[in-house]
Predicted 3D model of a 483-nucleotide part of an RNA (small-subunit ribosomal RNA, 3' major domain) from an uncultured bacterium. Its mean pLDDT, the model's own confidence on a scale to 100, is 82.
Context: one part of a larger RNA
């Protein structure tokens, strides 16, 4: 001086309590764990692994396993020797391909030309030497990068003062904050890395622009549409400003960037939300993104090819997703988004098809075109039942993607209709445009096992009296046989 106490004081935080909804039951999907296998690749591991790496495992990928090949090698540099119709194309035979054997054809580069060509060997290609290669090893040699405690308030220096010393002051008190934030007082005076703040987005006005957006006034013009000629008002889009600071008023306080009312505002006390992560800690994770020392491997642990596997399946755990219905299912009619992506692409009108396509071809290189939200409303129908809930499973006939759906892709239609009536010990989320519910897009991508992930809008709630206790954090104290 830390660290630990089922020691104390204080103070916070969906800790806990009020709430509301979920997981733990059932079926699927997913990821693991364990069993199987010839292989079921490797990694993550308490919170901080487990729908994670993986933002796309039919082959590819692919590191795995079986089988066939290759041996300066698929890739890089450099030496040295070598031969000429060399690179490329394109074809024949053995093969499952790789890959091993041949056969036609036939370019450019660089010197010399009489422009006929020739020469030299460069790029290629042969032996062959260094050397390549390695998802082989150590994340306990390592850098980078990343979780965690934790957006928690903290962690430290100068230089002065005390103590023989380690060290300790300052950072401690006494208000006070979301905060080491700020005041006051103090042997302490200052500063730094953190907080705030500066940055994006949003919520209010305003000047300026007005096209592919808007449409108030005017005309034209349609079955009907801002359709058109025309306007910048108004939305709206994107620049620049402007506005919020406890500024002002009251109270209370000795001050405080205080604390609790209030006025004016779109917004009031950090206004809402995002970047942004201090000085460490776990030898936390990652040698398989990459890079890197040591080790190993070198006709293989390298490389390349078919074909399997990674999708197995008694079981077990976690994270989803649909349900167990009437606040519903079912069928008709009706309104209203934002965000974002789109030329090997998104794809419309029309016609075929009960659908899933499919044909077919106009517009977009996008404020123009793809481009139609679903819960919602309104009407009807059902009548509480394993049902006009549920929807797994199987059988059958199809469409698409792709060289190729067996193994092992998605999607329609017929038929089939399981388990389940709201779920035990226990356990999560969440404090407001939040929880819940509703639907849209987007990465990856040739399709997809997408219920995942990431965004987006649309309807929208209940409670919080409080800090005794549970969990975990902070400061100060205080005991210690602990370093």
């Nucleotide at each position: 001086u830390g660290a630990c106490g089922g020691g104390g004081g204080c103070u916070c935080a969906c800790a806990c309590a009020a709430g509301c909804g979920g997981u733990g039951g059932a079926g699927c999907a997913u990821g693991u764990g364990g069993u199987u296998c010839a292989a079921u690749u490797c990694g993550a591991a308490g919170c901080u692994a487990c729908g994670c790496g993986a933002a796309g495992a039919a082959c590819c990928u692919u590191a795995c396993c079986c089988a066939g090949g290759c041996u300066u090698g698929a890739c890089a540099u450099g030496g040295a020797c070598g031969g000429a119709u060399u690179a490329g194309u394109u074809c024949c035979c053995g093969g499952a391909a790789a890959c091993g054997g041949g056969a036609a054809u036939g370019a450019c580069a660089g010197c010399c030309u009489u422009c006929g060509g020739g020469u030299c060997g460069g790029a290629a290609c042969g032996u062959u030497c260094a050397c390549a290669g390695g998802u082989g090893u150590u994340g306990c040699a390592u850098g980078g990068c990343u979780g965690u405690c934790g957006u928690c308030a903290g962690c430290u220096c100068g230089u002065g003062u005390c103590g023989u010393g380690a060290g300790a002051u300052g950072u401690c008190g006494g208000g006070u904050u979301a905060a080491g934030u700020c005041c006051c007082u103090g042997a302490a005076c200052g500063a730094g890395c953190g907080a705030a703040a500066c940055c994006c987005c949003u919520g209010u006005c305003g000047u300026c622009a007005g096209u592919u957006g808007c449409c108030a006034u005017c005309a034209c013009g349609u079955a009907a549409u801002g359709g058109u000629g025309g306007g910048g008002a108004c939305u709206c889009u994107g620049a620049c400003g402007a506005g919020a600071c406890u500024g002002c008023c009251g109270u209370g306080g000795u001050u405080a960037a205080c604390a609790c009312g209030g006025a004016g505002c779109a917004a009031g006390g950090u206004g809402g939300g995002g970047a942004c992560g201090a000085c460490g800690u776990c030898a936390a994770g990652u040698c398989a993104u990459c890079a890197u020392g040591g080790c190993c491997c070198u006709u293989a642990u390298g490389c390349c090819u078919g074909g399997g596997g990674c999708u197995a399946c008694a079981c077990a755990c976690g994270u989803g997703c649909u349900a167990c219905a009437a606040u519903g299912g079912g069928c008709g009619g009706u309104a209203c988004a934002g965000a974002g992506g789109g030329u090997u692409g998104c794809c419309a009108a029309g016609u075929c098809g009960c659908g899933a396509g499919a044909c077919g071809g106009a517009g977009c290189u996008a404020a123009u075109c793809c481009c139609u939200a679903a819960a919602g409303c309104c009407g009807u129908u059902c009548c509480c039942a394993g049902u006009u809930c549920a929807g797994a499973u199987u059988g059958a006939a199809g469409g698409c993607u792709g060289c190729a759906a067996c193994u092992c892709g998605c999607c329609u239609u017929c038929a089939u209709g399981a388990a389940g009536c709201u779920g035990g010990a226990a356990u999560c989320g969440c404090u407001a445009g939040u929880a819940a519910u509703c639907g849209c897009g987007g990465g990856u991508c040739a399709g997809c096992c997408a219920c995942a992930c990431c965004g987006c809008g649309g309807u929208g709630a209940a409670u919080a009296u409080g800090u005794u206790c549970c969990u975990g954090a902070g400061c100060c104290u205080u005991g210690u046989a602990c370093a």